[in-house]
RNA sequence: AGUGAGGAUAGAGGCGCAAAGACCAUCAGUACACAAUCAGAGGAGAAUGAGCUCCGGUGAAGGUUGUGGAAAGGGGGAUUUGCCGAAGCUUCGGGAAGCUCAUGAUUCCUGCAGCUGGUUUUGCACUGAAUAAGUGCAGAACUGUCAUAUAGUCUUGUUGCUAUAUGGAGGGCUAUCUCACGC
Numbered sequence: 001a002g003u004g005a006g007g008a009u010a011g012a013g014g015c016g017c018a019a020a021g022a023c024c025a026u027c028a029g030u031a032c033a034c035a036a037u038c039a040g041a042g043g044a045g046a047a048u049g050a051g052c053u054c055c056g057g058u059g060a061a062g063g064u065u066g067u068g069g070a071a072a073g074g075g076g077g078a079u080u081u082g083c084c085g086a087a088g089c090u091u092c093g094g095g096a097a098g099c100u101c102a103u104g105a106u107u108c109c110u111g112c113a114g115c116u117g118g119u120u121u122u123g124c125a126c127u128g129a130a131u132a133a134g135u136g137c138a139g140a141a142c143u144g145u146c147a148u149a150u151a152g153u154c155u156u157g158u159u160g161c162u163a164u165a166u167g168g169a170g171g172g173c174u175a176u177c178u179c180a181c182g183c
Stems, first nucleotide, its partner, number of pairs: 002181003006178006014084001016083005023076002032068007042055004047103005087116004092111006117143011145168009154157001
């Protein structure tokens, strides 16, 4: 060797975060359409119940065979763009969506609050077609940063640099300028 999440500008962490369109694989020989055949009264409108509408002995649902045959979501690497609470998640609240009402679920938008420094990975649960990926909880490892301690080092620094150990969190950290108070 001060106090304040003070303000502003510029930055750092690294398999760093997110978005976009194109491409690729998967979804899937699935859904669906047509034909034949069996079958013989129900079926469709996101789940359940009720209503309403429509289809159905001119053959519903379902099964088999044949012909044709997707898409969305999620994923991959590259490119481009925006960035470093980047971004993501959670509770609660508000709004919208698929015929109407009720219940619940799903998706999208949005507000307050809370949590997470970042990456990888293990186990359990959930979502999902999935052994992909994601989310939550509990661990492990690596890494950046600051504080403290120990040791070393030289150019001896407005207490430098390196290593180790322990601990903290992004309202953080580094650099510069600046404001207020105090000395």
Lysine riboswitch aptamer from a Bacillaceae bacterium, 183 nucleotides, folded computationally.
The sequence was found by an Rfam model in a public genome assembly.
It matches the Rfam family "Lysine riboswitch aptamer". Rfam links the family to the GO term lysine biosynthetic process.
Model confidence (mean pLDDT): 80 of 100.
The source organism's lineage runs through Bacteria, Bacillati, Bacillota, Bacilli and Bacillaceae.
The model forms 100% of the base pairs in the Rfam consensus.